RNAcentral holds the sequence, with entries from Rfam and Ribocentre.
Predicted 3D model of a 107-nucleotide RNA (SAM riboswitch aptamer (S box leader)) from Psychrobacillus sp. FJAT-21963.
The model forms 97% of the base pairs in the Rfam consensus.
Taxonomically the source falls in Psychrobacillus (Bacteria, Bacillati, Bacilli, Bacillaceae).

RNA sequence: UUCUUAUCAAGAGAGACGGAGGGAUUGGCCCGAAGAUGUCUCAGCAACCAGCCGAAUAAAGGUGUGGUGCUAAUUCCAAUAGACGUUCUACGUCUUGAAGAUAAGAA
Numbered sequence: 001u002u003c004u005u006a007u008c009a010a011g012a013g014a015g016a017c018g019g020a021g022g023g024a025u026u027g028g029c030c031c032g033a034a035g036a037u038g039u040c041u042c043a044g045c046a047a048c049c050a051g052c053c054g055a056a057u058a059a060a061g062g063u064g065u066g067g068u069g070c071u072a073a074u075u076c077c078a079a080u081a082g083a084c085g086u087u088c089u090a091c092g093u094c095u096u097g098a099a100g101a102u103a104a105g106a107a
Stems, first nucleotide, its partner, number of pairs: 001107008013042005021031003025079004043071003048067003051063003075099001081095006
């Protein structure tokens, strides 16, 4: 980097550094010199994988030791296709797809 599978409505922030854009893309809408995004330290959340407890060589469940991940906004909203509703040419609701993110496995 590619492929496969699963999940994405919940949860969880302080300090230091630094100094301009950032929230993947496009449109919208937001965040940002009252210092964002990012990096580091500490803290926390969660429970995907491994471990441990559990048990029937099981599972559910638990734990939070290790490996990741995450800690503005539902993946911030929409994007494709469709169904439904209404005050009907625009809005709203729902389903689905694409894209993306994360984990595990494989090449």
The prediction has a mean pLDDT of 85. RNAcentral records the identical sequence in 2 taxa.